RNA sequence: GCGGCGGUAGUUCAGUGGUAGAAUGCUUCCUUGCCAAGGAAGAGGUCGCCGGUUCAAACCCGGUCCGCCGCU
Numbered sequence: 001g002c003g004g005c006g007g008u009a010g011u012u013c014a015g016u017g018g019u020a021g022a023a024u025g026c027u028u029c030c031u032u033g034c035c036a037a038g039g040a041a042g043a044g045g046u047c048g049c050c051g052g053u054u055c056a057a058a059c060c061c062g063g064u065c066c067g068c069c070g071c072u
Stems, first nucleotide, its partner, number of pairs: 001071007010024004018055001026042005048064005
């Protein structure tokens, strides 16, 4: 330099055009003599960044940054 895969909640990951979710962690409450376990509720996201297409983009297209792998 070229190609492939990936970047989404604190963390690990789903979601492949129509209001962004799970697990775990965090906060509050219930349960218990206390802890743990269990139950209920809640907070937490400019979907890496910029632009384009579309009535509508995490998703499609272009560019760019970062990580991993391969080729040269």
Predicted 3D model of a 72-nucleotide RNA (transfer RNA) from a Candidatus Woesebacteria bacterium. The prediction has a mean pLDDT of 83. Rfam family: tRNA. From the family's description: Transfer RNA (tRNA) molecules are approximately 80 nucleotides in length. Rfam classes the family as a transfer RNA. The organism belongs to Candidatus Woeseibacteriota, within Bacteria.